[in-house]
This record gives sequence, structure tokens and C1' cells, in this order.
RNA sequence: AAAUUGAGACAAUCGCUGUAAUUUUAGAUUAUAGAGGAAAGUCCAUGCUCUUACAAACUGAGAUGUUUGUAGUGUUUGUGCUAGAUGAAAAAAUAAAUCUAGUCAGUAGUAAUACUGAAGGCUGAACAAAAUCCUAAGUUUUUUUAAAUAUGGAUGGCGUCUGUAAAAGUGCCACAGUGACGAAGCUAGAAAGGAAACUUUUUAGGUGGAACGAGGUAAACCCCAUAAAAGAGAAACCCAAAUUAUGGUAGGGGCACUCAAAAGAAGGAAAUGAACUUACUUUUGGGAUGUAGUAAUACAUAGAUAAAUGAUUGUCGCUCUAAAUUAGAGAACAAAACAUGGCUUAUGAUA
Repeated sequence: AAAUUGAGACAAUCGCUGUAAUUUUAGAUUAUAGAGGAAAGUCCAUGCUCUUACAAACUGAGAUGUUUGUAGUGUUUGUGCUAGAUGAAAAAAUAAAUCUAGUCAGUAGUAAUACUGAAGGCUGAACAAAAUCCUAAGUUUUUUUAAAUAUGGAUGGCGUCUGUAAAAGUGCCACAGUGACGAAGCUAGAAAGGAAACUUUUUAGGUGGAACGAGGUAAACCCCAUAAAAGAGAAACCCAAAUUAUGGUAGGGGCACUCAAAAGAAGGAAAUGAACUUACUUUUGGGAUGUAGUAAUACAUAGAUAAAUGAUUGUCGCUCUAAAUUAGAGAACAAAACAUGGCUUAUGAUA
């Protein structure tokens, strides 16, 4: 330095909150329970609730109702360097992520090296019309000078065609500069070709952050591949008084260890009734955890006014110091909010 463990215990007094029982029912008494390993971040996922979309089935005269599922691959959303391994919720698989070895880019550094990464795609050739301009070898005309003329060149880019790639289309790089990516390109020199005009190669100069280098830019529009029903989230969502209806306020539920069943009550297309539903009441049974008990068994399981879960004292335990069977001092990060799993971050002491 890293990884793992670990995150004090018991008792009394007083106080706060929930539940149950009793009661003189405003209230009080008794019993019992009351925040973590990360409760944090919200990075990823699973379940659950509601909404939307699509499909099938059910009931019914009638679907806009109910139940079950997740299709379509897009005017949607996410992902994107290479290779390997690891990676949870029963298993398998996989997400975020972790580790190892590398490539590229950026930042820091004299360097070794360290850290970060929104890290797929900006490719290579050929031909080329209209129009304008330069030159005049050859040819023609002229007594000669000279004149005309392109099949030689420069600019230009209507357009055509082709290789590689899963994907290379349209853009942008102010000012300065000939020119900012267009087989573009100013000035001077050299070499080669040519009758010349001019062409090719090369050296140097000027402007600029960068001057043709496999330029830069896709956190430019877009293109390609791949994946995924989508969105929201407990303050969601459900019921709903005064008030006949509507509405959805006060208020209640959701809200509490968990699962299942039965019955009732209520709801259920404008009247009936059915499919179906349960956040309302009661009963029965199963499972997990904690405390007490030899055991059988008994009792219990945090729930918000998003405001509770505390304070004091004593004993024991742990660490450190010392003159050591005693005395003194010390203990971090931090606070439940639908439930759960992984990851990441913060963290005292001991081993």
C1' cells in the first nucleotide's frame, strides 16, 4: 500500500413513535417492537403498480369491458477500438461494471511513465459537353515583312462510368492568403519533354494555428451494424364526506414479515345480468426471521404531520499511554421512504 473481516454488549431511569390488551375510554397503565454496511450515488437490472400501442382469447344482443402476452423494426430510443476472462437476483444467460494484454488519440512529464477517452463510417481511379483564352510546328495566302488556321495546350465541369468497404452523400475550417481538400495551387530557380504555348518532377519563398500529409471536423446533418414493446414511479396509484348528479377538496387507503384459499360486502357498456376485479371485513392453512424455553410451544416482525427510532448513568468489552491485578484518554463514514440484486463512492480501531 492492497484485499478480507468488522461496524460494541447488558442493565436502570426519563422521553418519543407504532401495535396489542386493560381501563375511570379526554386520557392513563402494562407488554412488545423501533434506521446501515453502505440506508449514500441513481450506473445497471429484476419484480410490482399505472398509462399508451399491438395481438389473441372470454362474457355479452352489443366491447369502449376483462384476462393473457409482447408484436411491428420505425419520422423511436440505446450501444459502437481489438482479444480473452470474470460478472447478481433458483439455474443458464446477460447488464452496468471489474481484471489482463494490446492499438490509436489527448493531457502531464526532460524521460521512463501515469491518467483520460461521446474510440463504427469523411476512400481510390478513368472519361468529359457548351463557352472562353494561349501558341503557330505544319498547311494556305503574300515579292517580302506579315496574316489566317488546331490536329498542340490552359481554364471549365452539362454529365458518364468504375474499384474497395457493413457504411464514404451533402457540408464546414472566420481574417490573411493564389489556394483550406476542389486529381486545387501564387512567385523564383533547376532538370527532363516540346517548334512554341505549356506539361511533369524537384528546391526555396510568402500568408496562416494548419498548405495536400492515409489533412481536420460526424459532442456537423447524415450513413452503417446491432439491441430493445414504450413511458412514468409510492408525493405513483385507489376510494372519496359535507351534496341529488358531476367533480376529486378535506380525509382515508397504498403503509407494511410474506404467500395462498374460502365466504361475505362492494364494483362491473345508459335498464337487467354475465365475464371478471379486490387497496373492504372475517376465517383457515403454509413459509422466513428474532426473543424466551431442555423441548413442545408462546410472543413478536420500523412505518412517516416526509416532524418518531433519543438522552443520562453504571458495569463489561476493544484500542492507546503509563510508574501496570491500577489510573487516564479514545472510537470513523454517516440516517430508513415500493421491494430486491449487482456495481461505484466515503469510512476509526482490531485481526
Background
This is a predicted structure of a 351-nucleotide RNA (Bacterial RNase P class B) from Bacilli bacterium PM5-3. The organism belongs to Bacilli, within Bacteria. It matches the Rfam family "Bacterial RNase P class B". For this family Rfam cites "Ribonuclease P: unity and diversity in a tRNA processing ribozyme" (Frank and Pace, Annu Rev Biochem, 1998). By type it is a ribozyme. Gene Ontology terms of the family: dimeric ribonuclease P complex, tRNA processing and ribonuclease P activity. About the family: Ribonuclease P (RNase P) is a ubiquitous endoribonuclease, found in archaea, bacteria and eukarya as well as chloroplasts and mitochondria. Its best characterised activity is the generation of mature 5'-ends of tRNAs by cleaving the 5'-leader elements of precursor-tRNAs. The prediction has a mean pLDDT of 75.